[in-house]
RNA sequence: UGGCCCUUGGUGUAAUGGCAGCACGCGGGACUUUGGAUCCCGAAGCCCUGGUUCGACCCCAGGAGGGCCAA
Numbered sequence: 001u002g003g004c005c006c007u008u009g010g011u012g013u014a015a016u017g018g019c020a021g022c023a024c025g026c027g028g029g030a031c032u033u034u035g036g037a038u039c040c041c042g043a044a045g046c047c048c049u050g051g052u053u054c055g056a057c058c059c060c061a062g063g064a065g066g067g068c069c070a071a
């Protein structure tokens, strides 16, 4: 310098263009002599800015961060 890929709660990952789920973790409660296990409840997320669309995590453009390959 060129090409390609990735970005979603704290972490790991889903989601035909139509209410953003699941697991672990975290907080509260039940149970228990206590802890653990189990059960119930809760908080927390679409990298940013525009565009297309009745409607965008999803499609398009630009940008940011990270990774791989070539030179």
Stems, first nucleotide, its partner, number of pairs: 001070007010024004018054001026042005047063005